Record summary
The part of an RNA shown here (large-subunit ribosomal RNA, domain II) has 672 nucleotides and comes from Thorea riekei. The prediction has a mean pLDDT of 85. A source record names the gene rnl.

[in-house]
Context: one part of a larger RNA
RNA sequence: GCCAGCGACUUAUAAGUAGUGGCAGGUUAAGAUAAAGUAUAUCGGAGCCAUAGUGAAAGCGAGCUUAAAUAAAGCGUUUGUCGCUAUUUAUAGACCCGAAGCCGGAUGAUCUAGUCAUGACCAGGGUGAAGCUUAGGUAACACUAUGUGGAGGUCCGAACCGACUGAUGUUGAAAAAUCAGCGGAUGAGUUGUGAUUAGUGGUGAAAUGCUAAUCGAAUCCGGAGCUAGCUGGUUCUCCCCGAAAUGCGUUGAGGCGCAGCGGUUAGUUUUAAAUUUUAGGGGUAAAGCACUGUUUUGAUGAGGGCUAUGAAAAUGGUACCAAAUGAAGGCAAACUCUGAAUACUAAAAUGCACAACUAACCAGUGAGACAUUGGGGGAUAAGCUCCAUUGUCAAAAGGGAAACAGCCCAGAUCACCAGUUAAGGUCCUCAAAUAUUUACUAAGUGAAAAAGGAAGUAAGAAUGCAUAGACAACCAGGAGGUUUGCUUAGAAGCAGCAAUCCUUUAAAGAGUGCGUAAUAGCUCACUGGUCAAGUGAUCUUGCGCCGAAAAUGAAUGGGACUAAGUAAAUUGCCGAAGCUGUGAGAUAUUUUAAUCGGUAGGGGAGCGUUCUGUAUUAGGUUGAAGCACUAGCGCGAGCGGGUGUGGACAAAACAGAAGUGAGAAUGUUGGC
Numbered sequence: 001g002c003c004a005g006c007g008a009c010u011u012a013u014a015a016g017u018a019g020u021g022g023c024a025g026g027u028u029a030a031g032a033u034a035a036a037g038u039a040u041a042u043c044g045g046a047g048c049c050a051u052a053g054u055g056a057a058a059g060c061g062a063g064c065u066u067a068a069a070u071a072a073a074g075c076g077u078u079u080g081u082c083g084c085u086a087u088u089u090a091u092a093g094a095c096c097c098g099a100a101g102c103c104g105g106a107u108g109a110u111c112u113a114g115u116c117a118u119g120a121c122c123a124g125g126g127u128g129a130a131g132c133u134u135a136g137g138u139a140a141c142a143c144u145a146u147g148u149g150g151a152g153g154u155c156c157g158a159a160c161c162g163a164c165u166g167a168u169g170u171u172g173a174a175a176a177a178u179c180a181g182c183g184g185a186u187g188a189g190u191u192g193u194g195a196u197u198a199g200u201g202g203u204g205a206a207a208u209g210c211u212a213a214u215c216g217a218a219u220c221c222g223g224a225g226c227u228a229g230c231u232g233g234u235u236c237u238c239c240c241c242g243a244a245a246u247g248c249g250u251u252g253a254g255g256c257g258c259a260g261c262g263g264u265u266a267g268u269u270u271u272a273a274a275u276u277u278u279a280g281g282g283g284u285a286a287a288g289c290a291c292u293g294u295u296u297u298g299a300u301g302a303g304g305g306c307u308a309u310g311a312a313a314a315u316g317g318u319a320c321c322a323a324a325u326g327a328a329g330g331c332a333a334a335c336u337c338u339g340a341a342u343a344c345u346a347a348a349a350u351g352c353a354c355a356a357c358u359a360a361c362c363a364g365u366g367a368g369a370c371a372u373u374g375g376g377g378g379a380u381a382a383g384c385u386c387c388a389u390u391g392u393c394a395a396a397a398g399g400g401a402a403a404c405a406g407c408c409c410a411g412a413u414c415a416c417c418a419g420u421u422a423a424g425g426u427c428c429u430c431a432a433a434u435a436u437u438u439a440c441u442a443a444g445u446g447a448a449a450a451a452g453g454a455a456g457u458a459a460g461a462a463u464g465c466a467u468a469g470a471c472a473a474c475c476a477g478g479a480g481g482u483u484u485g486c487u488u489a490g491a492a493g494c495a496g497c498a499a500u501c502c503u504u505u506a507a508a509g510a511g512u513g514c515g516u517a518a519u520a521g522c523u524c525a526c527u528g529g530u531c532a533a534g535u536g537a538u539c540u541u542g543c544g545c546c547g548a549a550a551a552u553g554a555a556u557g558g559g560a561c562u563a564a565g566u567a568a569a570u571u572g573c574c575g576a577a578g579c580u581g582u583g584a585g586a587u588a589u590u591u592u593a594a595u596c597g598g599u600a601g602g603g604g605a606g607c608g609u610u611c612u613g614u615a616u617u618a619g620g621u622u623g624a625a626g627c628a629c630u631a632g633c634g635c636g637a638g639c640g641g642g643u644g645u646g647g648a649c650a651a652a653a654c655a656g657a658a659g660u661g662a663g664a665a666u667g668u669u670g671g672c
Stems, first nucleotide, its partner, number of pairs: 001672006011092013025049003031043004053060002063075004095233002098230001102223006113197009122187001124156003127152001131148002134145003160184003164181005199215001201211003208217001236606006246259005260365002262362007270353001274350007286338001287336002292332003296328002299325002303321002305318005368393004373388005398409003413584004418580003424574003427559003433571001435570006446561001452546002456543006463536003473530005479503003484498003509524001513522002585596003607661001609658006619649001626645005632639002
């Protein structure tokens, strides 16, 4: 892992409700008698519910209470009761499995920690303390040297004890080892045996270490089925309806209570949604600046600053600051002189529906997600977060969006090798137009992006010049005063400053650019000629171009496409579980007509298993149950004929009772 077996809403008591049955007042309990003994039958009226309420009560009573009240108000002016079945609630282990822990009593120091008693063990080698001896030395010591000696938590290093490093091992040879190195090795050493200290404890050269592979409190049994607002699991079928993820409260936030939303059963009977009409209030969007604030410019300019004159008082000036006022122009969630659309409220009409409302009973939900729109938070970030609004998903399959819970279309009772449409498509993949008409695009733009940039291209608008010859090109001229004045080493059109005239002319700047040290030189403006028809600058719009860099290797989905791209228009066709057609079933209803997606959840109807009764049943060795294969029937759970096997029990029916249905629980037992 698979297969097979087992495996979870039970039972008792009490109460509510529904259904059903007995009686009309209902009913017995304990107990007793009969019975072989439960059963069963008969007694047993104690008690309980009901029959009258009301008031705190005395009490009064179809009424009572409050009150001064004859007002007003509250409650009342009657139908049940006892069983059975179902369901819900309460109390119990209460659907099943699951803690960590707490308490009690025991068992452990054969592991390990400390201690006590009594034993044992430590190859070999080095160093060479004290003391002593001898010699020297001293007045005597001291001191020096030789020898001797053999101290030490002394040195090197086996046994022994330990465990610093690395590798191997990691379903190991081993639940801590092996290998190669490593530390201590006469000591606070190691070790045998016996004993001792016990869990709210012991022991600890102290690590929360150790206390039998168990230690921030050992182990075993018991309290005990502890408790678990938590996780997991919870077994046959069909039919009808069908949610919520919100509000308030909560030692509350992943739990509860009440409400909201669902179901069932009754009742009310048009009351509901929606639409139309009428009547309302509002202060949002927008807008505005009349208020509250804020804000830009200029005008007037109180007051202040600076400054001039003056001995002072004062009088002037001002390119400074600036109140207030008026002019022009803005801004606002906590501004409003104004002010919608919607929404909301009320009434009336239509409205038998997807209804609405009332009551009782049974729930689940109270983590929501995304999308559109209006907002708050955030960075006008987030598949972000918090509200409101509508939709979808959740609980919804089908078609489209390549694939894609939340987007677009559309809501699947069942069958069909029928039709017709939606969104979306119509070259191939791939069902249907290589459809029609008019334009645009040349970028594979289409098929991802900004500021900004550009004689891309198409359309439109207004405008300058032009046969008295424009624009471009080519030929020619482009001069004189003058090297203007200043400046400067120089400054001659062309470093810089100032001025920018006059003349000759068809025209020619006191000079457009290059150039020189300064000149020179080239060129332009401007003019003539050649040529011959358009040319220059601006604005608006369509489609394009550049701007354009990301990590495995490219992605209109791919092929491919110059339309099979884009804009506008037209006509077909394809396309879904939509709608229609044909047939069938179910729900509910008096029939037409209608309805039948579905999680949590509510309701209804059934199938099957074991046992019991009717029952000494039908049936059965001329072959029961069981097992294997296989017609047929039923919407389904299932039923069931036949054949083989098997070898002794046992179907259907009507009732009853449950250890009553498995695929999941890191389920459990067995097998493989």